[in-house]
Context: one part of a larger RNA
RNA sequence: CCGUGGAGAAGGAACUAGGCAAAUUAAUGCUGUAACUUCGGGAUAAGGCAUGCCAUAGCAAUAUGGCCUCAGUAAAUUGGUUCAACCAACUGUUUAGCAAAAACACAGGGCCCUGCAAAUUCGAAAGAAGACGUAUAGAGCCUGAUACCUGCCCGGUGCUGGAAGGUUAAGGAAGCUUGUUCGGGGUAACCCAAAGCUUGUGACCGAAGCCCCAGUAAACGGCGGCCGUAACGAUAACGGUCCUAAGGUAGCGAAAUUCCUUGUCGGGUAAGUUCCGACCUGCACGAAUGGUCUAAUGAGUUGAACGCUGUCUCCUCCACGAGCCCG
Numbered sequence: 001c002c003g004u005g006g007a008g009a010a011g012g013a014a015c016u017a018g019g020c021a022a023a024u025u026a027a028u029g030c031u032g033u034a035a036c037u038u039c040g041g042g043a044u045a046a047g048g049c050a051u052g053c054c055a056u057a058g059c060a061a062u063a064u065g066g067c068c069u070c071a072g073u074a075a076a077u078u079g080g081u082u083c084a085a086c087c088a089a090c091u092g093u094u095u096a097g098c099a100a101a102a103a104c105a106c107a108g109g110g111c112c113c114u115g116c117a118a119a120u121u122c123g124a125a126a127g128a129a130g131a132c133g134u135a136u137a138g139a140g141c142c143u144g145a146u147a148c149c150u151g152c153c154c155g156g157u158g159c160u161g162g163a164a165g166g167u168u169a170a171g172g173a174a175g176c177u178u179g180u181u182c183g184g185g186g187u188a189a190c191c192c193a194a195a196g197c198u199u200g201u202g203a204c205c206g207a208a209g210c211c212c213c214a215g216u217a218a219a220c221g222g223c224g225g226c227c228g229u230a231a232c233g234a235u236a237a238c239g240g241u242c243c244u245a246a247g248g249u250a251g252c253g254a255a256a257u258u259c260c261u262u263g264u265c266g267g268g269u270a271a272g273u274u275c276c277g278a279c280c281u282g283c284a285c286g287a288a289u290g291g292u293c294u295a296a297u298g299a300g301u302u303g304a305a306c307g308c309u310g311u312c313u314c315c316u317c318c319a320c321g322a323g324c325c326c327g
Stems, first nucleotide, its partner, number of pairs: 002321007010313002014311001019308001027051005036041001038145001052067006068072001080306007087298002092104002108143004113138002120129003147292003151223003156220002158216005165211003171205002175201002179197002183192003224242005251285001252282001263279005
């Protein structure tokens, strides 16, 4: 020097990415306990006081008196507390071996399919799961307690329904056609030529689908631009115009989303790129790809304060162990 413990003057987070680590707190009884709240909680909130032994009295709780120590929950076991914001309602689950979370799940909500030989799934099939269940059931997808809500768009893609018209497969098929010739004519070459078989073609008939017509967004998704205008200036309730299927409603907003940006103002600090409250100019929030608020909960994230401390100013000493040095 290193490891594990212990102690520390004055200060007390000045350390640091960050109070990481350590310290504080701690038991039992009494007292007392705020905002907020889903009235259950919050809550062991916070804060304060007491605590041993002996004698006497008493059934006892306890009361009175006395005794000792630095110290009486004398050791050990054994919550630090509070304020504010974000996210997720909650208990739970997860990357066995770098991630425990805001991710997954969840109760609750919604859409859609399925009438039973169900839908769906496994299996060439038999058969099986669903289910010895029957729409208050079963499968799929999305959202994620509660509270207040969930706006506009069906043009595109998808799904559902429709059947008038267009297109259309296999197949059918009138007609035409290739080869062949029974028969007839001709001296012959050859000509005429019924039926059939055969080669090709083919008007027309012909389902679903597609085109088409509707519906449907808690289906996939989408939710504008320019110009002018009020008696200072600024702004624009108002007007004009272009485009669109429709032009973002309520609510929230420099946000886990804001580039410019350490935006601007206020609070907190002596001093604050973080934090909290506002503003709105939303690069690029926004309503079950859910929006907003929320008590409780959290080994979650962020900021602040009190207490506490060797984290630090600034290091020192002790014990044990290793290492190292000497023998």
Molecule: large-subunit ribosomal RNA, domain IV
Organism: metagenome